[in-house]
C1' cells in the first nucleotide's frame, strides 16, 4: 500500500435515522418409552481501542491494535 476487525463460531447490515441482524451452536418447553428430526420461546452485542464531524454514526474522517 489493499482487504478485513459486528453474539461462543461463520458472516449480513440498505447513498448516516427509529427497536443491529441470520444460519449454526446454547438454553427451556412442546413431541417421544427415550434419544434424534421437527416446532415454539428465550439468553447472548461497549459493533476491535480512543479522538472528531453531525441533531443522530457499525456507516462518514484521523490514529492506533491485531489478522491476511
Nucleotide at each position: 500500500g489493499u482487504g478485513g476487525u459486528u453474539a461462543g463460531c461463520u458472516c449480513a447490515g440498505u447513498u448516516g435515522g427509529u427497536u443491529a441482524g441470520a444460519g449454526c451452536g446454547c438454553u427451556g418447553g412442546c413431541c417421544u418409552c427415550a434419544c434424534a428430526u421437527g416446532c415454539c420461546a428465550g439468553a447472548g452485542g461497549u459493533c476491535g481501542a480512543g479522538g472528531g464531524u453531525u441533531c443522530g454514526a457499525c456507516u462518514c474522517c484521523c490514529c492506533c491494535a491485531c489478522c491476511a
The RNA shown here (transfer RNA) has 68 nucleotides and comes from a marine eukaryotic metagenome. Rfam family: tRNA. The family's RNA type in Rfam is transfer RNA. The sequence is in RNAcentral, with records from MGnify.